RNA sequence: GGAUGAACGCUGGCGACGUGCUUAACACAUGCAAGUCUAACGGGAAAUAUUUCAUUGAAACUUCGGUGGAUUUGAUCUAUUUCUAGUGGUGGACGGGUGACUAACACGUGUUCAACCUGCCUUAUACAAGGGGAUAACAGUCAAAAAUGGCUGCUAAUACCGCAUAAUCGCACAGAGCUGCAUGAAUCAGUGUGAAAAACUCCGAUGGUAUUACAUGCACCCGCGUUGGAUUAGCUUGUUGGUGGGGUAACGGCCCACCAAGGCCACGAUCCAUAGGCGGCCUGAGAGGUUGAACGGCCACCUUGUUACUGAAACACUGCCCAGGACUCCUACGGGAGACAGCAGUGGUCAAUAUUGCACUAUGUGAGAAACCCUGAUGCACCCACGCCGCGUGAAGGAACAAGUAUCUCGGUAUCUAAACUUCUAUCACCAGGGAAGAUAGUGACGGUACCUGACUAAAAAUCACCGGCUAACUACGUGCCAGCAGCCGCGGUAAUACCUAGGGAGCAAGCGCUAUCCGGAUUUACUGCGUGUAAAUGGAGCGUAGACGGUGCGGCAAGUCUGAUGUGAAAUGCAUGUGCUCAACCUGCGGACUGCAUUGCAAACUGUCAUACUUGAGUGCCGCAUGGGUAAGCGGAAUUCCUAGUGUAACGGUGAAAUGCCUACAUAUUAGGAUGAACACCACUGGAGAAUGCAGCUUACUGGACGGUAACUGACGUUGAGGCUCGAAAGCGUGGGGAGCAAACAGGAUUAGAUACCCUGGUAGUACACGCCGUAAACGAUGAAUACUAGGUGUCGGGGAGCAUGGCUCUUCGGUGCCGUUGCAAACGCAGUAAGUAUUCCUCCUGGGGAGUACGUUCGCAAGAAUGAAACUCAAAGGAAUUGACGGGGAUCCGCACAAGCGGUGGAGCAUGUGGUUUAAUUUGAAGCAACGCGAAGAACCUUACCAAAUCUUGACAUCCCUCUGACCGGUCUUUAAUCGGACGUUCUCUUCGGAGCAGAGGUGACAGGUGGUGCAUGGUUGUCGUCAGCUUGUGUCGUGAGAUGUUGGGUUAAGUCCCGCAACGAGCGCAACCCCUAUCCUCAGUAGCCAGCAUUUAAGGUGGGCACUCUGGGGAGAUUGCCAGGGAUAACCUGGAGGAAGGCGGGGAUGACGUCAAAUCAUCAUGCCCCUUAUGAUUUGGGCUACACACGUGCUACAAUGGCGUAAACAAAGGGAAGCGAGAUCGUGAGAUGGAGCAAAUCCCAAAAAUAACGUCCCAGUUUGGACUGUAGUAUGCAACCCGACUACACGAAGCUGGAAUCGCUAGUAAUCGCGGAUCAGAAUGUCACGGUGAAUACGUUCCCGGGUUUUGUACACACCGCCCGUCACACCAUGGGAGUCAGUAACGCCGGAAGUCAGUG
Repeated sequence: GGAUGAACGCUGGCGACGUGCUUAACACAUGCAAGUCUAACGGGAAAUAUUUCAUUGAAACUUCGGUGGAUUUGAUCUAUUUCUAGUGGUGGACGGGUGACUAACACGUGUUCAACCUGCCUUAUACAAGGGGAUAACAGUCAAAAAUGGCUGCUAAUACCGCAUAAUCGCACAGAGCUGCAUGAAUCAGUGUGAAAAACUCCGAUGGUAUUACAUGCACCCGCGUUGGAUUAGCUUGUUGGUGGGGUAACGGCCCACCAAGGCCACGAUCCAUAGGCGGCCUGAGAGGUUGAACGGCCACCUUGUUACUGAAACACUGCCCAGGACUCCUACGGGAGACAGCAGUGGUCAAUAUUGCACUAUGUGAGAAACCCUGAUGCACCCACGCCGCGUGAAGGAACAAGUAUCUCGGUAUCUAAACUUCUAUCACCAGGGAAGAUAGUGACGGUACCUGACUAAAAAUCACCGGCUAACUACGUGCCAGCAGCCGCGGUAAUACCUAGGGAGCAAGCGCUAUCCGGAUUUACUGCGUGUAAAUGGAGCGUAGACGGUGCGGCAAGUCUGAUGUGAAAUGCAUGUGCUCAACCUGCGGACUGCAUUGCAAACUGUCAUACUUGAGUGCCGCAUGGGUAAGCGGAAUUCCUAGUGUAACGGUGAAAUGCCUACAUAUUAGGAUGAACACCACUGGAGAAUGCAGCUUACUGGACGGUAACUGACGUUGAGGCUCGAAAGCGUGGGGAGCAAACAGGAUUAGAUACCCUGGUAGUACACGCCGUAAACGAUGAAUACUAGGUGUCGGGGAGCAUGGCUCUUCGGUGCCGUUGCAAACGCAGUAAGUAUUCCUCCUGGGGAGUACGUUCGCAAGAAUGAAACUCAAAGGAAUUGACGGGGAUCCGCACAAGCGGUGGAGCAUGUGGUUUAAUUUGAAGCAACGCGAAGAACCUUACCAAAUCUUGACAUCCCUCUGACCGGUCUUUAAUCGGACGUUCUCUUCGGAGCAGAGGUGACAGGUGGUGCAUGGUUGUCGUCAGCUUGUGUCGUGAGAUGUUGGGUUAAGUCCCGCAACGAGCGCAACCCCUAUCCUCAGUAGCCAGCAUUUAAGGUGGGCACUCUGGGGAGAUUGCCAGGGAUAACCUGGAGGAAGGCGGGGAUGACGUCAAAUCAUCAUGCCCCUUAUGAUUUGGGCUACACACGUGCUACAAUGGCGUAAACAAAGGGAAGCGAGAUCGUGAGAUGGAGCAAAUCCCAAAAAUAACGUCCCAGUUUGGACUGUAGUAUGCAACCCGACUACACGAAGCUGGAAUCGCUAGUAAUCGCGGAUCAGAAUGUCACGGUGAAUACGUUCCCGGGUUUUGUACACACCGCCCGUCACACCAUGGGAGUCAGUAACGCCGGAAGUCAGUG
């Protein structure tokens, strides 16, 4: 995708044609579904008419005696009609239903019947003479609840029974020719023998008997086809056959007696399971696969089981008999009745399937001479969207692009010409009128139906699932790993096109989805049409049976094969083409097809078969040759261990280090002699031989195979090989000896958190031998065997040949064994004449992972176990090869204050500062390994401030808009308060066209303001880090199926992917380097506020005149580029050394930070999405807190002293700052400072004293003249304010600390160390931080190790990438399976017992 007898959910207008218990072959109430014939027969009943008799006796008349006969009743005769039971005939064997059984001659297909029968119909011939005895119905009587009977009596027939007659009939006998493969068949004539009949009648006919032919139908036999299982391998005794009988329509072990011992089976018997089979239906390109509803043929069954009867046909759906079957019903308990898998219908089962309808009108069956009767067959109707088909739910115009809804960037956009509105139409529906065909005369259930016409109204008529990809179709809200979705992948954890809802969209459409099932896609069971080195898969190896396949020439046959013809392949279906219903579905005509089977003719290449020949496949012979091929026996030396003896003395042994162990009872070591067992150094190898396992000292015996050469022999004898047989490492098992070494188990010692291990000391089975089992291994080349073909090159082992240059020579050939490689193959890796290439033949094996090579069963085994070998359940993967990364207690290589070598610290003390923790009303918050912790904070007393307490405000402290009022606002004074808030007093705008405008304030309303509230895992920006590490990429090309690779790797070199050389690469980009700044040298220009050599002046002073040489300042230049030399290197890049030079190989510093990593940091710098607060999470104010303190950590300062402290006097910087500022000299104060204010917006003045240092003096190794914490008192300056809570000064106090455990940090030169100076922030408040200069070292052998990084290679089951992945036990619950003492039930088989009805036989 297609399909369905479907079901379920939502929805539902009409019609046509079809379909409709797939489940319980479960049970059935009620009605109907098979009758008919009086022209076969005798009765009974009723009606009408007739005959006869009896009965009743009205009117009228009368001679009154009666006549008359209307009317009534009963019986009888004849005839007709109707109804009805019975005898008889025929039909109930068809039609209808169902699919339980059945694996079978049941079915399909094609033959056979020379082993058959055949009612009714048709054809032909002939015949029907004459008799007989019964019986139902009925009548009577008896029994009985009923069903149903018993007895007696009467009667008929087309019912029944003899007898007569009959052939071209049957049978028997012998005969003739003819025919068939045969058993036999048919024909002819002869003899013997056997068998018939029914009548009725309307006189037309119909019916009966015998035989014949045909048709139809049935039976039997045979070839082929027809599900799964071998965890079913043997089955069979009437079984297989024969002879002779019986039986049947007929053949036959169908049945019986006797005889023989057969028959079937690996080409799957038997057994088990499942199943009606076919035409066909569905699907598929086909081959196939699935299926067997409806329609049609066949079969089987009709409650279960058995049986026969009747009949042409049955072992019989609405017949019979039987059953102590099961079930239901009736009963008087004695006994009876019943069978919807016929049509309706009921109950039940179920996800699930219709009306107790109409009619015999049509078609057809049955009976009848017929009329006609019967017919739930059938024709119709009803119900159901169950299916297929057709139609409709309106058409045209219509923009203010209405409203509503959704969305939005708020502009709009979508729904959308859609609607409204205007005009039009009437399919369908509704109403009315007409009205068929189906029926050639009659008869119409359907049905007043189909159809036609008219009127009428846009009216009554659209849903369903879907919108992440596959797959056509997207947005918003809600939800927040919840609720839920899901066919597969998967979606959902606060911005969900995937859930829910809405809007919109796309798809179908009276349906749409969902579920179930089948085929397809699936070459995913592969015939067409797959595979087996590593993904699943070659058996451990050989021999060989069946089978399969098989070399060359010639000839025959024709089984396979090719081709033609004939028969058949039912119809329906399907295909093609017409026709009829308005079309279609549907119905129908015709054609072809049905790929098959059978028969027959022709051909002879190929396969087959028969015959004959050949030698190249195969084998044999002969001549050689190599060999750890096998078996047995014997021999040998080295080594280990043990025993004896000697020498000799204290250890030996063992390990990473030890210990257990051995040893003064003399070990180890060493010497000599001896014993025993096992294994065979060197040779030795990519080597040899063998089928594999496996094979190695030497010799002998026996023995196998290969190879080379030759061409004498055979003449296809071959290849493979299911089963089968044999061999088959190690371990293991049995019996027996043997036992040196080694060594499971075991013991001890170590190691370890533990160590049932690795290591050590011992040590038993075993290892070795003989005989027997086992039968498995990563039994591997993970590669089955055989044959042929398909570029080369190079080794090696064995044999042969040729050449001349006679050699360690060259060429060549056959067989083995290796490597490299082309075409080709392969997913790739790789294979490649020893194929995994190209072909052929045969065999094994595979079909997702786990469960599981497990369970059960069977076979083998002494056992251990081996072989064969599932399922339930469970997962969505498991797996192969290669790629890029990451990782490795993998390898190689390089670098870095990484280690090492040194110097100085931290960790111990006190203090400062930050953090954690704790505490608190609050101790606001962020930062968290390196890369948080003197960090944000370049500076918390208030403010800051975000926190806490209390108080206050609500369009607000801040912005815009609107309305009203005022004229100001700001500022001032007073009051109140902790303070804000609140109250009071007074003062007070501009412009103007006079309308107003601007500005400001107050009040009001709502939009809004505001938020250091949340989310750095929604973000921008900024930053850290790896790391100033040398890397990160791209275009084109090339290679690869691809991911990717190459370039970027390699050889050198560098600080560097820096450069050189090479190279399927050639270029380029971001990084590196350089360009920029500072600094080191020189030149030039300029010379004040800088400088002063020379000149002058003055001296306290470059103060002044003057000058610009120097210093310096600021511009501009030069200089360094491996330029020169030598050596090394590849004549390279580059390295080493040297010269010159201020500087030499990047001169020294700084800025500069590739692609990316860490969801790294920051929503509290700022910006910002979303969420949250809105009389508060916003705003104002006072006070408090951020400064707490048992403790822990980080970073620092000061020290522990003599290389020092203190005192005195003296010397030398750089870089900065200064106006709400720096502040000189002077005076005062012990001092911090104060008073005061010269100078300076600064190369001019000030801060400003540089300090270490040097000189002199003192201290004399002490908790000190070290150290300065802590504390007391008194002060200073700042500031509204110094209590919480700052800095400094003076005096006094004078703690710990005597160089610091484990551990750990910084630094390679003007560096470390040490000394001071300045700035920013700042009212005040540095031990922090950012800068500056002074003094000024030591060491680096080197890259083994620690840490980090770069490159490369290798392994990987990792890719969130080793902080990965992942294994097992245990605990609890549940699911499935195996075992389990057993227990219950079902099915099948075998043996035995009993045995109904019935049939056959025998007897009576």
Description
Predicted 3D model of a 1404-nucleotide RNA (small-subunit ribosomal RNA) from an uncultured organism. Its Rfam family is "Bacterial small subunit ribosomal RNA". Gene Ontology terms of the family: structural constituent of ribosome and ribosome. The RNAcentral record of the sequence draws on Greengenes.